A computed fold for a 153-nucleotide RNA, annotated as c-di-AMP riboswitch aptamer (ydaO/yuaA leader).
[in-house]
């Protein structure tokens, strides 16, 4: 000097996942942020039964509510993370909707394109109710044009 590995600190990135207080700790509380459930109206809407509304009254039709069925390799949620093709069917391969990085925009470049949960139930949704605030990673690369900003004169 180059290459590899580890630790601490600092800085930074993905993400809602940060900050404050109490506690030896496990944990608890709050702020901020994020997500789910949940009316009218609107949208959607298989079957049967009951009740109700509409009606002067009755029936039918229609609508609403409740209950029971039927049905599905069901349906739904977090997330960018879906879908398509191939295949020797494997923890496979190639694409892809989409997401992230390159300070911002465009072009170009690089990376990801997972995992988990609810349990037959979920449209939207004021009030209201419930929950989350885990984790993971970098010091490498590639720039060009523009926008915007700063300093000096």
């Nucleotide at each position: 000097g180059c290459g590899g590995g580890g630790a601490a600190c600092a800085c930074g990135c993905c993400c809602a996942a940060u900050c404050c207080c109490c506690g030896c700790g496990a944990g608890g509380g709050g702020a901020g942020c994020c997500g789910g459930g949940g009316a009218c109206c609107c949208g959607c809407c298989g079957g049967c039964g009951g009740c109700g509304a509409c009606c002067u009254g009755c029936c039918a039709a229609u609508c609403g509510c409740c209950g029971c069925c039927a049905a599905u390799c069901g349906g739904g949620g977090u997330g960018a993370a879906u879908c398509c093709g191939a295949g020797a069917c494997g923890u496979u391969c190639g694409g892809u909707a989409g997401g992230g990085c390159u300070g911002c925009u465009c072009a170009g470049g690089c990376c990801c394109g997972a995992a988990c949960c609810c349990g037959u139930c979920a449209g939207c949704u004021a009030a209201c109710c419930c929950g989350g605030u885990a984790g993971g990673c970098g010091u490498c690369g590639a720039u060009g044009a523009g926008a915007g900003g700063g300093g000096c004169u």

Rfam family: c-di-AMP riboswitch aptamer (ydaO/yuaA leader). On this family, see Barrick et al., Proc Natl Acad Sci U S A 2004: "New RNA motifs suggest an expanded scope for riboswitches in bacterial genetic control". Its family is annotated with regulation of gene expression and cyclic-di-AMP binding in the Gene Ontology. Of the family's consensus pairs, 92% are formed in the model. The prediction has a mean pLDDT of 80.